[in-house]
RNAcentral holds the sequence, with entries from ENA. Predicted 3D model of a 72-nucleotide RNA (transfer RNA) from a Candidatus Pacearchaeota archaeon. It matches the Rfam family "tRNA". The family's RNA type in Rfam is transfer RNA. The source organism's lineage runs through Archaea, Nanobdellati and Candidatus Pacearchaeota.
RNA sequence: CCCGGCGUAGCUCAACGGUGGAGCACUUGGCUGUAGACCGAGUGGUUGGCGGUUCGAGUCCGCCCGCCGGGA
Numbered sequence: 001c002c003c004g005g006c007g008u009a010g011c012u013c014a015a016c017g018g019u020g021g022a023g024c025a026c027u028u029g030g031c032u033g034u035a036g037a038c039c040g041a042g043u044g045g046u047u048g049g050c051g052g053u054u055c056g057a058g059u060c061c062g063c064c065c066g067c068c069g070g071g072a
Base pairs, nucleotide, nucleotide: 001071002070003069004068005067006066007065010024011023012022013021018055026042027041028040029039030038048064049063050062051061052060
């Protein structure tokens, strides 16, 4: 320098172009002598950034940034 993949909650991952969810973690209630485990509830997201397409974009397109892999 060229090609490809990935980027979503604190972490690991979902989400036919049509209201962004789950598990763990955290907070809280129950239970318990305490804690843990278990059961219930809750908080937490400018979907890496800037544009474009569309009635509508996490999803499609372009550029940039970061990470990983391949080639020279």